[in-house]
Context: one part of a larger RNA
RNA sequence: AAGUAAGCGAAAAGGCAGGUGAGAAUCCUGCCCGCCGAAAGCCUAAGGUUUUCUGGGGAAGGCUCGUCCGCCCAGAGUAAGCCGGGGCCUAAGCCGAGGCAUAAAUGCGUAGGCGAUGGGGAAUCGGUUGAGAAUCCGAUGCCACUGGCAGCCGUUUGAAGGAUGGGGUGACACAGGAGGGUAAGCUGAGCGCACGGAUGGAAAAGUGCGUCUAAGGUCGUAGGGUGGUGUGCAGGCAAAACCGUGCACCGCAAGAGCCCGAGAGCUGAUGGGGAGCGAAAUUAAGUAGCGAAGCAGCCGAACCCAAACUGUCAAGAAAAACCUCUAACGAGGCAAGCCAGUGCCCGUACCGUAAACCGACACAGGUAGGCGGGGUGAGAAUCCUAAGGCGCGC
Repeated sequence: AAGUAAGCGAAAAGGCAGGUGAGAAUCCUGCCCGCCGAAAGCCUAAGGUUUUCUGGGGAAGGCUCGUCCGCCCAGAGUAAGCCGGGGCCUAAGCCGAGGCAUAAAUGCGUAGGCGAUGGGGAAUCGGUUGAGAAUCCGAUGCCACUGGCAGCCGUUUGAAGGAUGGGGUGACACAGGAGGGUAAGCUGAGCGCACGGAUGGAAAAGUGCGUCUAAGGUCGUAGGGUGGUGUGCAGGCAAAACCGUGCACCGCAAGAGCCCGAGAGCUGAUGGGGAGCGAAAUUAAGUAGCGAAGCAGCCGAACCCAAACUGUCAAGAAAAACCUCUAACGAGGCAAGCCAGUGCCCGUACCGUAAACCGACACAGGUAGGCGGGGUGAGAAUCCUAAGGCGCGC
């Protein structure tokens, strides 16, 4: 040279008014405009660990500004028998009493144990806070254990129960299409509420909005599966009434019986929620409170019946729970229903396609699963849009 050139991190976009304030393009509010909408919305796992909410602040952090913030200070916030994990089970893998190997260190490994990404397992709807909610509150349920209330069975002629033991079940591949249903959605000269037209006309076949309800209980449908009874047995490492199997009889085929089984209906519900209407009061209102209709048709899932069914060969976890069988044991046991009581530990705020995680950054990168409406369409494509969220910190 010079505080010059360059830079201020997606080209989704801002504008105006009002407020606050010492100070406003940047904070707050309102209106208008724009952008996403298989996402740039919502839920949730990992990870983060207070970033959440309220009050205050204005040094630094924020690529400008700042009265603002994921910043600073202070106070507050996460409530569970039934959500997730543990007090249950096992997989890969890991540990490993004895044992085997080995100069030592150590390696391998039986019994046994640990270990979810799997099995098992009881809850739904609504309300509420500045911030929590299947956790608080309301209502309606469910599970386990304990106790109480008729009656029944048994005490060596051994009841009920009863295992680390037997059996069943749990229990599984891939492909395929069909059926029954539900969610979601759409339409309505149906129903309800509100509006109902500054201009020639329109109170209507007009416009706008709404038209919803769970678990549980009851019922046992569409559909799927399955022969029954008796007796014998040296099999299931003992026993067995269980399983397996021989024989006999019945049935021989079904729209029977039995087992499984969505959904609908009824109940739950004289409840909840609900468009809309809407106070009084003061420092605090769309608040408290009130509350209509709630039907019909169409379309229709990747969800449920369903680990079903059909086909195929490469023949597709384990263990516990659960059902059943007896052995030892066993002197009290059962009680479908109703009532009462009890119910441990940990997590629970907030972000979570992101300014809060992984990338040295408030970084155009990366990040598992679920929901994902309407119009167009084969479609989760495309474009537009709802709810919702944003205009990317010069």
A computed fold for a 394-nucleotide part of an RNA from Pelotomaculum propionicicum, annotated as large-subunit ribosomal RNA, domain III. The full RNA is in RNAcentral, with records from Rfam. The organism belongs to Pelotomaculum, within Bacteria. Its Rfam family is "Bacterial large subunit ribosomal RNA".